[in-house]
Context: one part of a larger RNA
RNA sequence: GGACGAACGCUGGCGGCGUGCCUAACACAUGCAAGUCGAACGGAGAACAUAAGGAAUGCGACUUCGGUCAAAUGAGCUAUGUUCUUAGUGGCGGACGGGUGAGUAACACGUGAGCAACCUGCCUUUCAGAGGGGAAUAACGGCUGGAAACGGUCGCUAAUACCGCAUAACAUACACUUUAGGCAUCUUGAGUGUAUCAAAGAUUUUAUCGCUGAAAGAUGGGCUCGCGUCUGAUUAGCUAGUUGGUGAGGUAACGGCUCACCAAGGCGACGAUCAGUAGCCGGACUGAGAGGUUGAACGGCCACAUUGGGACUGAGACACGGCCCAAACUCCUACGGGAGGCAGCAGUGGGGAAUAUUGCACAAUGGGGGAAACCCUGAUGCAGCGACGCCGCGUGAGCGAUGAAGUAUUUCGGUAUGUAAAGCUCUAUCAGCAGGGAAGAAAAUGACGGUACCUGACUAAGAAGCACCGGCUAAAUACGUGCCAGCAGCCGCGGUAAUACGUAUGGUGCAAGCGUUAUCC
Numbered sequence: 001g002g003a004c005g006a007a008c009g010c011u012g013g014c015g016g017c018g019u020g021c022c023u024a025a026c027a028c029a030u031g032c033a034a035g036u037c038g039a040a041c042g043g044a045g046a047a048c049a050u051a052a053g054g055a056a057u058g059c060g061a062c063u064u065c066g067g068u069c070a071a072a073u074g075a076g077c078u079a080u081g082u083u084c085u086u087a088g089u090g091g092c093g094g095a096c097g098g099g100u101g102a103g104u105a106a107c108a109c110g111u112g113a114g115c116a117a118c119c120u121g122c123c124u125u126u127c128a129g130a131g132g133g134g135a136a137u138a139a140c141g142g143c144u145g146g147a148a149a150c151g152g153u154c155g156c157u158a159a160u161a162c163c164g165c166a167u168a169a170c171a172u173a174c175a176c177u178u179u180a181g182g183c184a185u186c187u188u189g190a191g192u193g194u195a196u197c198a199a200a201g202a203u204u205u206u207a208u209c210g211c212u213g214a215a216a217g218a219u220g221g222g223c224u225c226g227c228g229u230c231u232g233a234u235u236a237g238c239u240a241g242u243u244g245g246u247g248a249g250g251u252a253a254c255g256g257c258u259c260a261c262c263a264a265g266g267c268g269a270c271g272a273u274c275a276g277u278a279g280c281c282g283g284a285c286u287g288a289g290a291g292g293u294u295g296a297a298c299g300g301c302c303a304c305a306u307u308g309g310g311a312c313u314g315a316g317a318c319a320c321g322g323c324c325c326a327a328a329c330u331c332c333u334a335c336g337g338g339a340g341g342c343a344g345c346a347g348u349g350g351g352g353a354a355u356a357u358u359g360c361a362c363a364a365u366g367g368g369g370g371a372a373a374c375c376c377u378g379a380u381g382c383a384g385c386g387a388c389g390c391c392g393c394g395u396g397a398g399c400g401a402u403g404a405a406g407u408a409u410u411u412c413g414g415u416a417u418g419u420a421a422a423g424c425u426c427u428a429u430c431a432g433c434a435g436g437g438a439a440g441a442a443a444a445u446g447a448c449g450g451u452a453c454c455u456g457a458c459u460a461a462g463a464a465g466c467a468c469c470g471g472c473u474a475a476a477u478a479c480g481u482g483c484c485a486g487c488a489g490c491c492g493c494g495g496u497a498a499u500a501c502g503u504a505u506g507g508u509g510c511a512a513g514c515g516u517u518a519u520c521c
Stems, first nucleotide, its partner, number of pairs: 001521003006517005013393006019386002021351001026349003030346003035092003040089002043086009056073002060069003099304003109228007118221002123217007131165001133163002140155006171196008180187002201209003230276003237267003242264008279301004283294004306327005329340004357383001359382003365379001366377004396426004406417004430462001433456004440448001465510005470491003476505005486493002
């Protein structure tokens, strides 16, 4: 000198774009953050329409005043249909998106290869198919337990829920014949035989959306390897599934991944093991570069979700807002038992030098569901707060000497402040007032927002501070103090004439900032 997720002191006009718990991966009140589909299904409820039906009221007529007949209106109930709502079964999605950096020195990450050892829902292309049956179960109803959370039992019922059968190969497995090839295990083409395995319908009804098997693609993942990746030897030996083999199991897949048996190996001064520290990278800062430091924001990967462990479901998890167990903590309780997990967005307490609103909207972009309408979306788009940073603009311009007053100083003559002010003539950027008013949105739909922007009128009005002035280093005088009070980055100032302390005047530098402190180059 530059930089900063900064903080502190003094000061503070406006706008744009960014950015904001670096500390306690501390504990969390409250609200929201993942739902959706009735065009998969049976119910339940509501409204309307139609039909049967006829409670009740009863125009009118008759009357022996008790009633009778009776047009019209037409309740509840039943059936059918339409529309709407939806607890439950079922499907898809809750493995994405969002957060954090505790752990991890590791194939975690980066880079480059490999899989002749693998998987892949939705999507795209192609081929083939969808025949015929069955048994349940929630909802619901009865009874019943419990304070609650939540159940128990009996009975009924549906499906794109579940289970057999048929059909079936370019699928899988095995056997045989044969072809070609490679990179060792091997791979591949053709043929034959045997065995095994599928399916679901819906609708506004003839066109869509679905369903099953197979082959390919795309996308996303899994695994392996070469190289690179902090400090310490005041850590020198480490290792028993350890290293290898055979066989078996397991996995989507290779493999001590697991197990039985056998062998005795494997790593290490080219630093094993141990200890400490740490998420890694694209990048960022600095530097002429080499390098050094760093990993906030944005993007990629990884890991984690109160702590530890486990599996289930599923194409995908060993799953932040799923399940089970254990532990700590908090809450409810009728003491028998239950409930919870903000390192999502806001917000609270606490810690701290220190870090924001319990805001608006799905209008845009994107995501989930749905045929769609649409619903959901604290992702996202915006707004609010903070000079936290960068950038831009303003706080006026011209003229104005008798160099006014005041202040400071003085050799008392003056000098400085100083064209500075006043005064005169102008201008209106920003702010304020009034009027108009977007783009962002493909037909409709705008949170932002009456925002940006434009126009008009109006007043120099509403808008300057901070640090420094001994040398380094641009800028000096007076007074006060008297080795005191104090200053200080280094050298050093201060003990009675201090350009170094404090104040004033003046000056220098930067400027809505200026200084200080911490850290990096």